[in-house]
RNA sequence: GUCGAGGGGCAGCAUUUCAAGCUUGCUUGAAGAUGGCGACCGGCGCACGGGUGCGUAACGCGUAUGCAACUUGCCUUACACAGAGGGAUAGCCCGGAGAAAUUCGGAUUAAUACCUCAUGGUAUUUAGAUAUCGCAUGGUAUUUAAAUUUCGGACCUCGCGCUAUUGGAUGAGCCUGCGUUGGAUUAGCUAGUUGGUGGGGUAAAGGCCUACCAAGGCGACGAUCCGUAGCUGGUCUGAGAGGAUGAUCAGCCACACUGGAACUGAGACACGGUCCAGACUCCUACGGGAGGCAGCAGUGGGGAAUAUUGCGCAAUGGGGGAAACCCUGACGCAGCCAUGCCGCGUGUGUGAAGAAGGCUUUCGGGUUGUAAAGCACUUUCAGUAGGGAGGAAAGGUUUAAGGUUAAUAGCCUUAAGCUGUGACGUUACCUACAGAAGAAGCACCGGCUAACUCCGUGCCAGCAGCCGCGGUAAUACGGAGGGUGCAAGCGUUAAUCGGAAUUACUGGGCGUAAAGCGUUCGUAGGCGGUCUAUUAAGCAAGAUGUGAAAGCCCAGGGCUCAACCUUGGAACUGCAUUUUGAACUGGUAGACUAGAGUACUGUAGAGGGUGGUGGAAUUUCCGGUGUAGCGGUGAAAUGCGUAGAGAUCGGAAGGAACAUCAGUGGCGAAGGCGGCUAUCUGGACCAAUACUGACGCUGAGGUGCGAAAGCGUGGGGAGCAAACAGGAUUAGAUACCCUGGUAGUCCACGCCGUAAACGAUGUCAACUAGCCGUUGGGGGGCUUGUCCCUUUAGUGGCGCAGCUAACGCGAUAAGUUGACCGCCUGGGGAGUACGGCCGCAGGGUUAAAACUCAAAUGAAUUGACGGGGGCCCGCACAAGCGGUGGAGCAUGUGGUUUAAUUCGAUGCAACGCGAAAAACCUUACCUACUCUUGACAUCCUUAGAACUUGUCAGAAAUGACUUGGUGCCUUCGGGAACUAAGUGACAGGUGCUGCAUGGCUGUCGUCAGCUCGUGUCGUGAGAUGUUGGGUUAAGUCCCGUAACGAGCGCAACCCUUAUCCCUAGUUACUAACAGUUCGGCUGAGGACUUUAGGGAGACUGCCGGUGACAAACCGGAGGAAGGCGGGGACGACGUCAAGUCAUCAUGGCCCUUACGAGUAGGGCUACACACGUGCUACAAUGGCCAGUACAGAGGGUUGCGAAGCCGCGAGGUGGAGCUAAUCCCAGAAAGCCGUUCGUAGUCCGGAUUGGAGUCUGCAACUCGACUCCAUGAAGUCGGAAUCGCUAGUAAUCGCGAAUCAGCAUGUCGCGGUGAAUACGUUCCCGGGCCUUGUACACACCGCCCGUCACACCAUGGGAGUGGGUUGCUCCAGAAGUGGUUAGCCUAACCUUCGGGAGGGCGAUCACCACGGUGUGG
Repeated sequence: GUCGAGGGGCAGCAUUUCAAGCUUGCUUGAAGAUGGCGACCGGCGCACGGGUGCGUAACGCGUAUGCAACUUGCCUUACACAGAGGGAUAGCCCGGAGAAAUUCGGAUUAAUACCUCAUGGUAUUUAGAUAUCGCAUGGUAUUUAAAUUUCGGACCUCGCGCUAUUGGAUGAGCCUGCGUUGGAUUAGCUAGUUGGUGGGGUAAAGGCCUACCAAGGCGACGAUCCGUAGCUGGUCUGAGAGGAUGAUCAGCCACACUGGAACUGAGACACGGUCCAGACUCCUACGGGAGGCAGCAGUGGGGAAUAUUGCGCAAUGGGGGAAACCCUGACGCAGCCAUGCCGCGUGUGUGAAGAAGGCUUUCGGGUUGUAAAGCACUUUCAGUAGGGAGGAAAGGUUUAAGGUUAAUAGCCUUAAGCUGUGACGUUACCUACAGAAGAAGCACCGGCUAACUCCGUGCCAGCAGCCGCGGUAAUACGGAGGGUGCAAGCGUUAAUCGGAAUUACUGGGCGUAAAGCGUUCGUAGGCGGUCUAUUAAGCAAGAUGUGAAAGCCCAGGGCUCAACCUUGGAACUGCAUUUUGAACUGGUAGACUAGAGUACUGUAGAGGGUGGUGGAAUUUCCGGUGUAGCGGUGAAAUGCGUAGAGAUCGGAAGGAACAUCAGUGGCGAAGGCGGCUAUCUGGACCAAUACUGACGCUGAGGUGCGAAAGCGUGGGGAGCAAACAGGAUUAGAUACCCUGGUAGUCCACGCCGUAAACGAUGUCAACUAGCCGUUGGGGGGCUUGUCCCUUUAGUGGCGCAGCUAACGCGAUAAGUUGACCGCCUGGGGAGUACGGCCGCAGGGUUAAAACUCAAAUGAAUUGACGGGGGCCCGCACAAGCGGUGGAGCAUGUGGUUUAAUUCGAUGCAACGCGAAAAACCUUACCUACUCUUGACAUCCUUAGAACUUGUCAGAAAUGACUUGGUGCCUUCGGGAACUAAGUGACAGGUGCUGCAUGGCUGUCGUCAGCUCGUGUCGUGAGAUGUUGGGUUAAGUCCCGUAACGAGCGCAACCCUUAUCCCUAGUUACUAACAGUUCGGCUGAGGACUUUAGGGAGACUGCCGGUGACAAACCGGAGGAAGGCGGGGACGACGUCAAGUCAUCAUGGCCCUUACGAGUAGGGCUACACACGUGCUACAAUGGCCAGUACAGAGGGUUGCGAAGCCGCGAGGUGGAGCUAAUCCCAGAAAGCCGUUCGUAGUCCGGAUUGGAGUCUGCAACUCGACUCCAUGAAGUCGGAAUCGCUAGUAAUCGCGAAUCAGCAUGUCGCGGUGAAUACGUUCCCGGGCCUUGUACACACCGCCCGUCACACCAUGGGAGUGGGUUGCUCCAGAAGUGGUUAGCCUAACCUUCGGGAGGGCGAUCACCACGGUGUGG
């Protein structure tokens, strides 16, 4: 929960009857009479269904067997039975206790409740155990009561039920093989443990329990312990093998607040049962009670996160019942959620003026885009209205047939008719209506990866899966436009597999990238030669059973399709049983000799142990000779020595090591082994025979050996020598160097057990081209040698094939194979911590994690670099000459100052630079005053010639007024130029960015380099060529050469200079002739000089030598010039984000009554200081004075400016001549000649200052140059350091020009005079080529290591502290079960009536949960 068709009954409801009250239809009461039925007794169910995954590493699960060792309610088959009695007890009634839950006492009563006996059957050896004349339907007869209708009993009948037994089916139980997670830093575990016997217990085997006996059982094929976990069919992924996983659905298991326990029952040790203990919640009158959502909804909490306190039993299923029916949060449905899968829609066609708008632009356009609008259509879905299946089979009733029966009754079965059951549900579906109407988002657009632009931002804000983006032009951030991909979804996050051959079974490796144990021997294990026979474990084939269903796959079917559902097949690669086969592996038996071993003859050897012995040398000691040093170093010192060292001679002592021989020679497993000799002893090799007969290989654990250092005990101790001391070196020097020196090194015994213990290469076996050495044996040959050929065992060098990432290896493999072992899996942390084992100790061995990084590593390549190497060059050094750095001044820069001192240049390669000229201008800066289409350009409109005189204000710009003037061309329309005003487009910017750019330039560097095509080599980056041998100034040339050619550079071609020739002579020249004013002045000349055009000449051409018969070099001849004759222009690929936005040009940004423009004044010229570049000096090779000689190259009309005159002079005046081989600037100076000065701050030096002037110029105050007079500073050759120069050079001397009104010590040119030195390449600097190392590539100005400062996130240590779990020890002992029981109680049965049997309560013992003590993990 259900059953009244088990029972006594009857509270409530309904019907009926009766009674009372009254308001005549209401209330109350009675009657179990009827339908029915709360509570109670009794039966069945509640062990199913539903939930969850705590525990469990287990026979829990999966699979395959087994139970002769078992059970099974309901269902089913068969058979049999159902006779006779008895005593109670709920309920109901009465009474008591308690707040309640509940409970106690008394009286009375029934059964399909309980008890006894009989009968029968079953099982058993026996004992013993064991059954309900029950309920219901109909009929017949009978009895009693009653009074014509029922009830009860009996009999018959049918159905249900009960009992015993026998089968079946179903469901449980138990045993076993195999499979089933990680840790060995868990290696030993176990006393009921393993087995036996007896007994007990269970439904049943069993140490399941107990007594005794024995000492077993498990474990490296992983026991025990610790961690984690429900298992499976399946699911996800993957080509597969695998890997991960165990939601939904299905099978099994476990659990039900936590722990323990049993009862009942067929079944439980029981989710919605009981008892006890514990925690928690609730009620309480404080005495005591109640509860268990991991059932369905729902609540709280936790969380990133997960739904309705819905409808219905209509269907399917379950329980009860004879059935109707009742119950069922199982289930069927609905609700919520884009959580997933599937389907559908958000419209279709047309439409170029390519609309508007947006975005962009090279301003032309492009794009959004047929997209929209417009025009023509359609109406799915949603909406409104109407219609409308299927899911329903049953059940009830009537009739018919059959069965049962005595029966036409009843019951059962079948068929037909009627009736009639729907939660979903406003269902699916169909029809009508209206209108494009109501319906698109998300992510991404640097590469991976489909898709690009603009703006904003400016290493900020931000992005990011990896690489990485962002520092002013971001396809990477944010926005926009456009695009790409998906689409009612799209992205993110988390997780799994894949890619990942990145744990490699399929399918990897270990010389140098991570990785071969230091090395032998050997246990287990793995693997194993030839032949024969047999076996059948492995193996192969067939068959049978099983491998649940669902799922996956294939083929059909049903919803309009699909998802989904449904039917069938295949598959489930497995396990078991059975039949057959015998090649191979294994087992057994027999045989063989090729592997392995033994015996015999020889050979070589630093193989090992022990004893003896030898010489040289070092040191010390003794003695002699002898005198001042020795020793040591880069140089010294400490040290030793006049107390006699060192040196030398003789003698003695002692320890250690063994020169030469000696050799990529020998021996040994490795470590390792070296004078000679004796003895003991291991192994290897060669040759010929004989024997054994697979006896073999490898080898986890195990075991022995194992350099040096070190440790312990006892010896020994010459030399050497950690520590230590002293001396040096150095910034320091706890080092390198020197002088000393102790452990130790040596011996004996015992430990340690590690090394770059390396061939960085495990052991064994087989096979695979050659050539050359060397050690030990054997054989052969002749020409007998210091010979040749061959074979075997070692040990080396090259090298083919092959292998390798490359380097390399290559019969001694890193080649091709087989057997076995060890080891590896990104770098760091770390071979570290903890734990274990070993050690006397130092320490060894085994061996992690947290955390952190995006790399770490190997081999090779190209560069760069090196206090690496080789070769070479350069005023690079050296050899010289002259300077700078010291002084004064000039000039530039820094700094400082300032209103401004405009800006740029900053090692070489900025600093007399941009600037070949800052008083104004320049000028960009500052101050003040002004202008705004503007100082300048183009366009438009209007007006006017343009232009010009003067006055006033003002610093000027400017403003106001004013005078003169009406032009040129014309087709008569107008046009050109100019001026003014206005308007807006625009102008303007020396504002920013040289790190957005062009162009130009510097520098390495006038260094000799830099590349390409084709070919070849290499997996490739790359190489070769370009390297090598020579040579050159040169990648210049020659030779060689897997390279052959080519390009840009070098050189040459260009200019100039040096010689000659030809042509031409004016303004140049003048030899000869003539004239002369004596000046090439004139005539004249064309010779010379010269001018300016064209040619010649120089090419290692010739000779000799060297060299390789080359290139080339050396010497010489000739020549004006000789090996590039001198000088110039000319600057490869590239480097420095070198310099310049201020020459110019230009992108972007910024300003626009100003960052533009104008004007005046100021500033760029400042001045405690520092630096660069120069000038002048410091004097006698000089200064001053006087006289006198010789250039070259330039410039000149807004110019150069002569003569003459004036001035001390600058200059003035003057104006000839000259547009220049004509005139002028214009006197060249040093030089030469002659005086003077006499080493001094001077007759050196000239700064500074005062005065007076000249010139230029609107204007010399800030701020020019020059002249004269006066003044007369520092300075007497310059510290550290540093610069230039190799021949017409340095040095020295003057002249000119550009710029320019004026201003030159600067710059660029010109000539005059005119040296010294170079042995040489060791060193400094720079450069080139080759080679080498590299951890560098921003390339050594690189890279990189450690300490410290601070913190405690992580990890470790840490006084400790808290928790979980577990072993052992003992205490404790609820409920329960079992044993015992002498106390108490006791209906059925027995009794001799006393009692007994049996039962219950209580007590006690055993087991035991919770709890507790101590001590461990």
This is a predicted structure of a 1417-nucleotide RNA (small-subunit ribosomal RNA) from an uncultured prokaryote. It matches the Rfam family "Bacterial small subunit ribosomal RNA". Its mean pLDDT, the model's own confidence on a scale to 100, is 82.